[in-house]
RNA sequence: GCAUUGUGACAGGGGCGUCCGGGCAACCGCUUGGGCUGAGAAGCACCCUUUGAACCUGAACCAGAUCAUGCUGGCGUAGGGAGUCCGUGACCGGGUGCA
Numbered sequence: 001g002c003a004u005u006g007u008g009a010c011a012g013g014g015g016c017g018u019c020c021g022g023g024c025a026a027c028c029g030c031u032u033g034g035g036c037u038g039a040g041a042a043g044c045a046c047c048c049u050u051u052g053a054a055c056c057u058g059a060a061c062c063a064g065a066u067c068a069u070g071c072u073g074g075c076g077u078a079g080g081g082a083g084u085c086c087g088u089g090a091c092c093g094g095g096u097g098c099a
Base pairs, nucleotide, nucleotide: 001098002097003096004095005094006086008085009084010083011049012048013047014046016043017036018035019034020033021032022031023030024029055080056079057078061074062073063072064071
């Protein structure tokens, strides 16, 4: 610069693993510091709400990588999965994409 865009109210859904060390406990586990991935690994946070890969199931799945792990890919046009109201003319501002 161009294009595009609900940015409101209330409500709801969801996950939190893995490796190493310290402390407590000595069966399970709790707590603390650090490494890894991630938006988020317990945060007054983050993500998602049918235009639904947030998340769950299949799954103690398959292949690859890793110290290790849903770490990466497959599975996946598979099966489930949480919403209503209000607004949607222009301008300013904000978000996003491209240059």